[in-house]
Model confidence (mean pLDDT): 88 of 100. This is a predicted structure of a 349-nucleotide part of an RNA (small-subunit ribosomal RNA, central domain) from a metagenome. RNAcentral holds the full RNA, with entries from SILVA.

Context: one part of a larger RNA
RNA sequence: CUGGGCUUAAAGGGUGCGUAGGCGGCCCGACAAGUUGGGUGUGAAAUCCCUCGGCUCAACCGAGGAAUUGCGCCCAAAACUAUCGGGCUAGAGGAAGGCAGAGGUGAGCGGAACUUGCGGUGGAGCGGUGAAAUGCGUUGAUAUCGCAAGGAACACCAGUAGCGAAAGCGGCUCACUGGGCCUUUUCUGACGCUGAGGUACGAAAGCUGGGGGAGCGAACGGGAUUAGAUACCCCGGUAGUCCCAGCUGUAAACGAUGAGCACUUGGCUGGAGGAGCUUCGAGGUUUUCCAGCCGUAGCGAAAGUGUUAAGUGCUCCGCCUGGGGAGUAUGGUCGCAAGGCUGAAACUC
Numbered sequence: 001c002u003g004g005g006c007u008u009a010a011a012g013g014g015u016g017c018g019u020a021g022g023c024g025g026c027c028c029g030a031c032a033a034g035u036u037g038g039g040u041g042u043g044a045a046a047u048c049c050c051u052c053g054g055c056u057c058a059a060c061c062g063a064g065g066a067a068u069u070g071c072g073c074c075c076a077a078a079a080c081u082a083u084c085g086g087g088c089u090a091g092a093g094g095a096a097g098g099c100a101g102a103g104g105u106g107a108g109c110g111g112a113a114c115u116u117g118c119g120g121u122g123g124a125g126c127g128g129u130g131a132a133a134u135g136c137g138u139u140g141a142u143a144u145c146g147c148a149a150g151g152a153a154c155a156c157c158a159g160u161a162g163c164g165a166a167a168g169c170g171g172c173u174c175a176c177u178g179g180g181c182c183u184u185u186u187c188u189g190a191c192g193c194u195g196a197g198g199u200a201c202g203a204a205a206g207c208u209g210g211g212g213g214a215g216c217g218a219a220c221g222g223g224a225u226u227a228g229a230u231a232c233c234c235c236g237g238u239a240g241u242c243c244c245a246g247c248u249g250u251a252a253a254c255g256a257u258g259a260g261c262a263c264u265u266g267g268c269u270g271g272a273g274g275a276g277c278u279u280c281g282a283g284g285u286u287u288u289c290c291a292g293c294c295g296u297a298g299c300g301a302a303a304g305u306g307u308u309a310a311g312u313g314c315u316c317c318g319c320c321u322g323g324g325g326a327g328u329a330u331g332g333u334c335g336c337a338a339g340g341c342u343g344a345a346a347c348u349c
Base pairs, nucleotide, nucleotide: 004320005319006318007303008302012317014201015200016199017198021194022193023192025088026087027086028085029084030083033081034080035077036076037075038074039073040072041071042070049065050064051063052062053061054060091191092188093187094186095184096183097182098181099180103177104176105175106174107173108172109171110154114150115149116148117147118146119145120144121143125136126135162169163168206247207246208245209244210243211242215241216240220236221235222234223233258316259315260314261313262312263311266294267293268292269291270290271289272288273287274286275285277283298305299304322349323348324347331342332341333340334339
């Protein structure tokens, strides 16, 4: 390179936006670069192949032909691709009118619980466990009532419910703001798809500076358990968890399933809309989008999947090529660091 693959065997990039590139709807005309046909020149000889011939045969040698799948030039064709010109509306986008939503950012507000402090009642235990002990308590705990302060999270509603590109998003209100869907068919007229690099976002933990600190709680201390117990259980408890600014850039970042478009029997459920029918009822019919369940054909090694494909096709990107060594070493690059990205080989089975 060809061929084969990527749910679970090795393999889909964590996710968007987007540069180059690749690919790209319908009709008409032009052109002739690609493309196709013909001609011509060249493609040295030898070799290879075919036919004939010469050494008694063969090897070997000679002659003729074919081949040399290539390149240049000329003529022609005009379906397809490219290019140029003109047009269209089914792709894409805009406008108008509606709809739902934990989509995002900021600010304000709320109640329950918890902890602490102060005060009242009360008077011996509380707490904790398999059982205990450490711990707390007559300097009055636990329990209970009142007041105050503080921080974090928002019970019920809550749902195989919704929104978001993913990460993710859940008390209430306001402000600002992104996206989606439906209806009309009003406008633009291919403006599209994908996307190497690039860039932005990116859970948790971690890092830097500043704040905050109720509960929880790595580390750590103690009590138990045990042969031991650097654990599981218990009592404490620092970082952290929270906020602001910056960094890190990872994950079982999962649907372990890249994105887009088209096509291919069905049934049921839920969410957001529309249309017409109506005896107006919690009715039945139909249509678009989204989220699920079950299953036809097909696919699949099977499990399964099955219009949300893992079916049938096309376009573009990423990735795989036996296990270990190893996501290691080295170099490069990014980072404050931790480390990230890129990423071998010897050797061995």